[in-house]
Context: one part of a larger RNA
């Protein structure tokens, strides 16, 4: 821009991409075969590795605004408790998100028409012949079935819902005037997105993002005071007390206001 009016979802599916393939037991069955040694086709059913894709329940990894523990200083006057710097001072542990070649799961059968081949009737050519006419089976392969993109597939597809039903003038679709939908953006609050755009969840008729209340999970019994003990120290109050992203609730803060673009029924 274009799909003969705008406009929101929701699809169809021409074409066009991917996309699994090999082992090993057990069993049929030591059976068919074989003199014996050996040892199957078919079918049945159980696990592995390779690749590929998603994913975070569970295992582990991180986890520099979570919790604890230590040590040298400096400092809040002192004590106690703390905070600042020592590669996040160091050292154990971990929530959310990320990740994993090491954890999860998933990656199937069927179906058609064939190839090499193997027929079945069956003549030419009284016989033969799978072929000349008719017919039938048959591959990891080709077409589908399962993923994903897809109507600029200009052959522009389909279904549902919305929204418009103006005046005046002119030779003339000319020139003036009312209007401003449905819808989308601007702007703002954020994140299952994300360099930015884009995309998605909200914008007071609201739980979008802090705060703030409960929970979770994390760490592992906080401070202060009391009793024990000469003291380090232990005990009890205390499964405390602290907690970043997680889960739910709450209009207390911020999304306030406002503009912009989109017409008026459609060759």
């Nucleotide at each position: 821009c274009g799909a003969a009016g705008g406009a929101a979802a929701c699809u169809u599916g021409a074409u066009g991409g991917g996309a699994u393939c090999c082992c090993u037991c057990u069993u049929u069955a030591g059976u068919a075969c074989g003199a014996g040694a050996g040892g199957a086709c078919c079918g049945a059913g159980a696990g592995a590795g390779a690749c590929a894709g998603a994913g975070c329940u569970c295992u582990g990894a991180u986890g520099u605004a979570c919790c604890a523990g230590c040590u040298g200083u400096u400092c809040c006057g002192c004590c106690a408790g703390g905070a600042g710097c020592a590669g996040u001072g160091c050292u154990g542990g971990g929530u959310a998100g990320u990740c994993a070649a090491c954890c999860u799961c998933u990656g199937g059968u069927g179906g058609g028409a064939u190839a090499a081949g193997c027929g079945c009737u069956g003549a030419a050519a009284g016989c033969a012949u799978c072929u000349a006419a008719g017919u039938g089976c048959g591959a990891a392969g080709c077409c589908c079935u399962c993923c994903c993109a897809a109507a600029g597939a200009u052959u522009a597809g389909g279904u549902u819902u919305c929204c418009c039903u103006c005046c005046c003038u002119u030779u003339a679709u000319u020139g003036g005037g009312c209007u401003g939908u449905a819808g989308a953006g601007u702007c703002c609050u954020g994140g299952u997105a994300g360099a930015u755009g884009a995309c998605c969840a909200g914008g007071u008729u609201g739980a979008u993002a802090g705060g703030c209340g409960g929970g979770a999970g994390a760490u592992g019994u906080a401070a202060g005071u009391g009793c024990a003990g000469u003291a380090a120290u232990g005990c009890a109050u205390u499964c405390a007390g602290u907690u970043g992203a997680c889960c739910c609730g709450u209009a207390c803060u911020a999304a306030u206001a406002a503009c912009u673009c989109g017409u008026g029924a459609g060759g």
This is a predicted structure of a 267-nucleotide part of an RNA (large-subunit ribosomal RNA, domain VI) from an Acidobacteriota bacterium. Its Rfam family is "Bacterial large subunit ribosomal RNA". Its family is annotated with ribosome and structural constituent of ribosome in the Gene Ontology. The full RNA is in RNAcentral, with records from ENA. Model confidence (mean pLDDT): 87 of 100.